[in-house]
Context: one part of a larger RNA
Molecule: small-subunit ribosomal RNA, 3' major domain
Organism: Pseudothermotoga sp.
RNA sequence: UGGCGGGACCCCGCACAAGCGGUGGAGCGCGUGGUUUAAUUGGAUGCUGAGCCAAGAACCUUACCAGGGCUUGACAUGCAGGUGGUACCGACCCGAAAGGGGAGGGACCCCAUCCUUUUGGAUGGGGAGCCUGCACAGGUGGUGCACGGCCGUCGUCAGCUCGUGCCGUGAGGUGUUGGGUUAAGUCCCGCAACGAGCGCAACCCCUGCCCUUAGUUGCCAUCGGUUCGGCCGGGCACUCUAAGGGGACUGCCGGCGACGAGCCGGAGGAAGGAGGGGACGACGUCAGGUACUCGUGCCCUUUAUGCCCUGGGCUACACACGCGCUACAAUGGGUGGUACAAUGGGUUGCGACCCCGCGAGGGGGAGCCAAUCCCUAAAACCACCCUCAGUUCGGAUCGCAGGCUGCAACCCGCCUGCGUGAAGCCGGAAUCGCUAGUAAUCGCGGAUCAGCCACGCCGCGGUGAAUACGUUCCCGGGGUUUGCACA
Numbered sequence: 001u002g003g004c005g006g007g008a009c010c011c012c013g014c015a016c017a018a019g020c021g022g023u024g025g026a027g028c029g030c031g032u033g034g035u036u037u038a039a040u041u042g043g044a045u046g047c048u049g050a051g052c053c054a055a056g057a058a059c060c061u062u063a064c065c066a067g068g069g070c071u072u073g074a075c076a077u078g079c080a081g082g083u084g085g086u087a088c089c090g091a092c093c094c095g096a097a098a099g100g101g102g103a104g105g106g107a108c109c110c111c112a113u114c115c116u117u118u119u120g121g122a123u124g125g126g127g128a129g130c131c132u133g134c135a136c137a138g139g140u141g142g143u144g145c146a147c148g149g150c151c152g153u154c155g156u157c158a159g160c161u162c163g164u165g166c167c168g169u170g171a172g173g174u175g176u177u178g179g180g181u182u183a184a185g186u187c188c189c190g191c192a193a194c195g196a197g198c199g200c201a202a203c204c205c206c207u208g209c210c211c212u213u214a215g216u217u218g219c220c221a222u223c224g225g226u227u228c229g230g231c232c233g234g235g236c237a238c239u240c241u242a243a244g245g246g247g248a249c250u251g252c253c254g255g256c257g258a259c260g261a262g263c264c265g266g267a268g269g270a271a272g273g274a275g276g277g278g279a280c281g282a283c284g285u286c287a288g289g290u291a292c293u294c295g296u297g298c299c300c301u302u303u304a305u306g307c308c309c310u311g312g313g314c315u316a317c318a319c320a321c322g323c324g325c326u327a328c329a330a331u332g333g334g335u336g337g338u339a340c341a342a343u344g345g346g347u348u349g350c351g352a353c354c355c356c357g358c359g360a361g362g363g364g365g366a367g368c369c370a371a372u373c374c375c376u377a378a379a380a381c382c383a384c385c386c387u388c389a390g391u392u393c394g395g396a397u398c399g400c401a402g403g404c405u406g407c408a409a410c411c412c413g414c415c416u417g418c419g420u421g422a423a424g425c426c427g428g429a430a431u432c433g434c435u436a437g438u439a440a441u442c443g444c445g446g447a448u449c450a451g452c453c454a455c456g457c458c459g460c461g462g463u464g465a466a467u468a469c470g471u472u473c474c475c476g477g478g479g480u481u482u483g484c485a486c487a
Base pairs, nucleotide, nucleotide: 001487002486003484004483005482007481008480009479010478011477012476013475015471016470019434020433021432022431023430026326027325028324029323030322031321032320033319034317035316042053043052064312065311066310067309068308069307070306073136077135078134079133080132081131082130083129088105089104092101093100094099108127109126110125111124112123113122114121115120138301139300141299142298143297147295148294149290150289151288152286154284159198160197161196162195163194164193165174166173167172178189179188180187204278205277206276207275209246210245211244212243213242214241215240218236223233224232225231249272252266253265254264255263256262328427332386333385334384335383336382337381344375345374346373349368350367353364354363355362356361393424398419399418400417401416402415403414404413440463441462442461443460444459445458446457
């Protein structure tokens, strides 16, 4: 100087408490360990692994396994030699394909010479391509304890340092400690310190109010028409859209405070005291993660640890763990009726509407390259049924019949109908999330994608709570101080 303490003091954080909903029990989905396997490719492993890499494993992907094949190689560059019936195409044969063989057909570019009226043809040389050989390619083979880059974490925590000066033999200290204050090393005051840098904040984006500009979305607001639909004429006032601007600064008033920083209350205001959210993460820590994105040193392999193909596997299943979904019902289930969104997406697409089908879906097909057309709500609300039962709860499992995508759904897809109806009556020890338009609950969209094992992820809107006395305790963190046999 740090680190540590079941030392002290001060202070934070959904850290506890208060409260609401869960997980741990059930069934199923997904991931992981383990086991199994010819293979179940590999990585990630307390917090910081486990719906993670993977925003799409039937083939492909694919890195794994078995078998079949290829070697200058699926791909790049260079050198040498060869090559017109060459490159290329290729019936047919073997084969699961890849691959191997192969009758036959059969070129291109440049230069020179010759023939030819032209088109074109012949010869010679060169190129491309191909073949042979060489040098090399290739490797998702190893090492993240050789690395770059990127990322996680402590942690949005308030810290980490430097120059000069001063103090100390020195390590080092001071500044950065102290008194207040703040979300903050934020600011004020004090002080052998005075300044400065990286962080904090602000500058950036979204959202909440207003204005301007702009009107093929919107509006009977105003006028007219109307087959009643902003449908038509008409009009940008409003809503909205998207570009610019305004607005909030403790600016004003009162109180507290050191006349300070600031704190409390109030007015005005759409909004206050950083309005809400995001992007943004200091010096460093974990020899944290990644050699399977990429790049890269070294090592290893080169008729194979490379490359192609068929099939299988990554989907195995006595178990164990993690994350979810659906439930156990009556603030519920069912049937019918009836409203109200936003984000996004759409031309080998979204598909209104009509017809067929109980349905998944099929046939036809308007409109839309889209503020113009389409995808497009559910919970809620109204009416009726169910009356506490493992049930009109719950839907697993299994059988049959179908639909769709795709070369192909046996291993191993999704969906529909009928039948079957399992466990489950609120979950031990333990444990998680959340402080407001949040939790809870309801649906919708998108990426990936032929289809989909999505109940995942990333977004969007609808309905919309409870509670916080307090900081003793648990966890993590910041500051000062103290002890230490630790560095």